RNA sequence: GAGUCGGCCAGGCAGUCGCUGCGCGCUUGCGCGUGGAGGAAAGUCCGGGCUCCAUAGGACAGGGUGCCAGGUAACGCCUGGGGGGCGUGAGCCCACGGAAAGUGCCACAGAAAAUAUACCGCCUAAGCGGCCUUAGGGUCGCCGGUAAGGUUGAAAUGGUGCGGUAAGAGCGCACCGCGCGGCCGGUAACGGGCGUGGCAGGGUAAACCCCACCCGGAGCAAGACCAAAUAGGGGAGCGUUACGUGUGGUCCGCACGGCUCCCGGGUAGGUCGCUACAGGCGGCUGGUGACAGCCGUCGCAGAUGAAUGACUGCUCUCGACAGAACCCGGCUUAUCGGCCGACUCCA
RNA sequence: GUGGCCGUAGCUCAGGUGGUUAGAGCGCCAGGUUGUGGCCCUGGAGGUCGGGGGUUCGAGUCCCCUCGGUCACCCCA
Numbered sequence: 001g002a003g004u005c006g007g008c009c010a011g012g013c014a015g016u017c018g019c020u021g022c023g024c025g026c027u028u029g030c031g032c033g034u035g036g037a038g039g040a041a042a043g044u045c046c047g048g049g050c051u052c053c054a055u056a057g058g059a060c061a062g063g064g065u066g067c068c069a070g071g072u073a074a075c076g077c078c079u080g081g082g083g084g085g086c087g088u089g090a091g092c093c094c095a096c097g098g099a100a101a102g103u104g105c106c107a108c109a110g111a112a113a114a115u116a117u118a119c120c121g122c123c124u125a126a127g128c129g130g131c132c133u134u135a136g137g138g139u140c141g142c143c144g145g146u147a148a149g150g151u152u153g154a155a156a157u158g159g160u161g162c163g164g165u166a167a168g169a170g171c172g173c174a175c176c177g178c179g180c181g182g183c184c185g186g187u188a189a190c191g192g193g194c195g196u197g198g199c200a201g202g203g204u205a206a207a208c209c210c211c212a213c214c215c216g217g218a219g220c221a222a223g224a225c226c227a228a229a230u231a232g233g234g235g236a237g238c239g240u241u242a243c244g245u246g247u248g249g250u251c252c253g254c255a256c257g258g259c260u261c262c263c264g265g266g267u268a269g270g271u272c273g274c275u276a277c278a279g280g281c282g283g284c285u286g287g288u289g290a291c292a293g294c295c296g297u298c299g300c301a302g303a304u305g306a307a308u309g310a311c312u313g314c315u316c317u318c319g320a321c322a323g324a325a326c327c328c329g330g331c332u333u334a335u336c337g338g339c340c341g342a343c344u345c346c347a
Numbered sequence: 348g349u350g351g352c353c354g355u356a357g358c359u360c361a362g363g364u365g366g367u368u369a370g371a372g373c374g375c376c377a378g379g380u381u382g383u384g385g386c387c388c389u390g391g392a393g394g395u396c397g398g399g400g401g402u403u404c405g406a407g408u409c410c411c412c413u414c415g416g417u418c419a420c421c422c423c424a
Stems, first nucleotide, its partner, number of pairs: 001345009011315007019036008038321001042332002045330005050219004057252004062215005067081005082096001083094004097210002102208002104204003119150002121146003127142006158176006177199001178197004183192003223272004233263006243257004264423003279298008316319001348420007357373004366404001375391005397413005
């Protein structure tokens, strides 16, 4: 100088006037004290808590995940490892099970797109025929051989080299690749080396599918209680236990006995759930790590037209994306700048 | 807030299991017809398939991320 990875901050201070939760006081709407957005509060893409429905039960369907092991309440997340790819490197990226269970598809072009096949080309050793011939043969055609080369395509039936042959070909051999067998290392994914087989079937599973594992449905407008109002009204449809409903697509099972739709009408209130928990910070111990255990300490928004703001002054590096609504763990997306630590490469 | 649905021409919509150049109606433009206009006839233009990335030889279609729009939610029950 260039770069990689991890963590952190998100203008600061003061004054004035406001908003809001809680506590206290009283003159009951004021005063005092105290608390008042984020790393993503976002997207709602996953997972869990909580609540209701059967106590969430069985089968099928459906959905999800997909190398191995571990962490966790759980996960599609995280950590470590394996394999593949990129980079000089620190490091980064990977929807990374199965195409030899089966089915489907591969347009156009091309001989041929998967049961195989032969357009151009190469070859006349063997067989048949015609012509020439100095009788050795030459040449043309048929029947054939071949897949080395050319042509098409995103993709062409193992690759390179040597031998071999009429020309060729795993036809033979060496190396690489691949399959199979057992051995060694590893918990495993996998790796190493040995032997063996000339070698069999291209791609697509973010096509159906197969295999392994997981998933009951709904959501705080869940749900519980109090209070108020109206017309507990009208119509249509289904149904009488072989039916209907109980929020799942179907059946069984369980519980209940009406249910669904349309029209019409009413209310626009309160309390709880509501924030103290897989909680933050610090230390020690175990572990490579994610994380776990123990100890200490802190209390840190809780609204319901919905608060967290406005103005002024000083200062600096001139301030990005953005605003909680039941809660938590992740992922993804948006984001001006700055700081710290570890490491790599070049000079 | 939660759950669902939809983005294709100016507007309203099609586009079975991916396939060569994405269509239809209305509208628009030009010409014809008419004395003129409409109707009608003929021809034509007009497309980042909301945006980005991936899978595949190939994506409007399959997968992921993102942007926008729209609907439903209480009581009589």